[in-house]
Context: one part of a larger RNA
Molecule: small-subunit ribosomal RNA, 5' domain
Organism: uncultured Flavobacteriaceae bacterium
RNA sequence: GGAUGAACGCUAGCGGCAGGCCUAACACAUGCAAGUCGAGGGGCAGCAUUUCCAGCUUGCUGGAAGAUGGCGACCGGCGCACGGGUGCGCAACGCGUAUAGAACCUGCCCCUUACCGGGGAAUAGCCCAGGGAAACUUGGAUUAACGCCCCAUGGUAUGGAAGUACGGCAUCGUACCUCCAUUAAAGGUUACGGUAAGGGAUGGCUAUGCGUCCCAUUAGCUGGAUGGUAGGGUAACGGCCUACCAUGGCGACGAUGGGUAGGGGCCCUGAGAGGGGGAUCCCCCACACUGGUACUGAGACACGGACCAGACUCCUACGGGAGGCAGCAGUGAGGAAUAUUGGACAAUGGGCGGAAGCCUGAUCCAGCCAUGCCGCGUGCAGGAAGACCGCCCUAUGGGUCGUAAACUGCUUUUGUACGGGAAGAACAAGGGGCACGCGUGCCCUUAUGACGGUACCGUAAGAAUAAGGACCGGCUAACUCCGUGCCAGCAGCCGCGGUAAUACGGAGGGUCCGAGCGUUAUCC
Numbered sequence: 001g002g003a004u005g006a007a008c009g010c011u012a013g014c015g016g017c018a019g020g021c022c023u024a025a026c027a028c029a030u031g032c033a034a035g036u037c038g039a040g041g042g043g044c045a046g047c048a049u050u051u052c053c054a055g056c057u058u059g060c061u062g063g064a065a066g067a068u069g070g071c072g073a074c075c076g077g078c079g080c081a082c083g084g085g086u087g088c089g090c091a092a093c094g095c096g097u098a099u100a101g102a103a104c105c106u107g108c109c110c111c112u113u114a115c116c117g118g119g120g121a122a123u124a125g126c127c128c129a130g131g132g133a134a135a136c137u138u139g140g141a142u143u144a145a146c147g148c149c150c151c152a153u154g155g156u157a158u159g160g161a162a163g164u165a166c167g168g169c170a171u172c173g174u175a176c177c178u179c180c181a182u183u184a185a186a187g188g189u190u191a192c193g194g195u196a197a198g199g200g201a202u203g204g205c206u207a208u209g210c211g212u213c214c215c216a217u218u219a220g221c222u223g224g225a226u227g228g229u230a231g232g233g234u235a236a237c238g239g240c241c242u243a244c245c246a247u248g249g250c251g252a253c254g255a256u257g258g259g260u261a262g263g264g265g266c267c268c269u270g271a272g273a274g275g276g277g278g279a280u281c282c283c284c285c286a287c288a289c290u291g292g293u294a295c296u297g298a299g300a301c302a303c304g305g306a307c308c309a310g311a312c313u314c315c316u317a318c319g320g321g322a323g324g325c326a327g328c329a330g331u332g333a334g335g336a337a338u339a340u341u342g343g344a345c346a347a348u349g350g351g352c353g354g355a356a357g358c359c360u361g362a363u364c365c366a367g368c369c370a371u372g373c374c375g376c377g378u379g380c381a382g383g384a385a386g387a388c389c390g391c392c393c394u395a396u397g398g399g400u401c402g403u404a405a406a407c408u409g410c411u412u413u414u415g416u417a418c419g420g421g422a423a424g425a426a427c428a429a430g431g432g433g434c435a436c437g438c439g440u441g442c443c444c445u446u447a448u449g450a451c452g453g454u455a456c457c458g459u460a461a462g463a464a465u466a467a468g469g470a471c472c473g474g475c476u477a478a479c480u481c482c483g484u485g486c487c488a489g490c491a492g493c494c495g496c497g498g499u500a501a502u503a504c505g506g507a508g509g510g511u512c513c514g515a516g517c518g519u520u521a522u523c524c
Stems, first nucleotide, its partner, number of pairs: 001524004006520005013376006019369002021334001026332003030329003035078003040075002043071002047069003050065006085287003094212008104204002109200007117151004127140005157182005163176005187192001213259003220250003225247008262284004266277004289310005312323004340366001342365003348362001349360004379410004390400003416460005424451001429446007468513005473494003479508005489496002
């Protein structure tokens, strides 16, 4: 000199953009953060409509009907593995980079081909009866489905037995043909589905080369350890696991052990080489009170799922239960220090749905904060007997503040008042038209804005609403007076102060920056 997620002190007008618990992965009150589908099903608790019946207060009361709109709970499907948070752990194929899979998987999406036949048994809900303070739960009867099961048919796959052709990168791969055995499906009602196979796309998994911090005052480490055979297991290869066999494997080119740490893109600095860092944004990984485990599923060993154990908190009728903010706000604690218990789904994206739509603390906005960067303003021009005050000098003259002020003229950003007022919106859906391969496409029209009466524009009046901080011995831009007298104090280094201190404290003046200025901390 540059920089920062900064903090502290003094000060503080505005706008835009960005950023905002770096510490205790400490503990959490409350609300919200993941649902949706009635075009899968039994249906109808509640709401609205309609119809019928009775009474009469002629539009009320009571009852019935799932008939319609819709719909609580239940069965079922899809989603809940995403999105959001944090950086505990990990020195590792974790990350980065480049390859390989002839050793693999992939829901929803796209394309192609083929198929969707026949039967059955239940079970929630509803109803009935109990238990319990509650959480919740037990029994009985009955019932549906795109839920479950069986049979048939077919391809594929697997297993068994042969054959042919082509190819490769070793193990081998691909294709074709023959036989046997096992193995599918769902409907709902006009358009969405279901099943099988192949291909695509996307996403993932695994393996390999290279790169990836400090300590040798850590020198030896290893027993599933290294390899083989056989088996089990996996989507898949593999000590991944098991039985048996062999005795291997790693290491001064640093094994093992210890410390520290999420990694990268990037960021800061630097002419570069380097050095330091890993907040915000993007990618990957890991974690979800602590430890362990599996289930379901295309995908989890699952943040707002399950089970077990532990610590902690809460409820209790003492028998037993409930819970997990490192989601968004918010609270306490810690700390030098870090914000609202806000709005909206209008846009983008996501889930479900045929669609309307519903959900979405993702996201978009708004609030707070000079935390940073950038921009703007606090007026402009004229104005000298160059006033007064203050300060300095003194030859009693003068100098400085100082065009500074007043005053005159002008301007009006921002602010104030009033008025107008966006873009962000195009989809979707309804209606209409045209084309046409009749399912879609195109065109027209009607609606949709959280921000927000915001941005922006116009009008009105008026300099009106708006400047401070540090420093002035040298480095280093900026000097005098007074006070003090090695005291009080200053100080980044050198150093200053003991009676004339440009260094302390105050004042006048000046310098540098400026809605900021300094100080501290940290990095180059």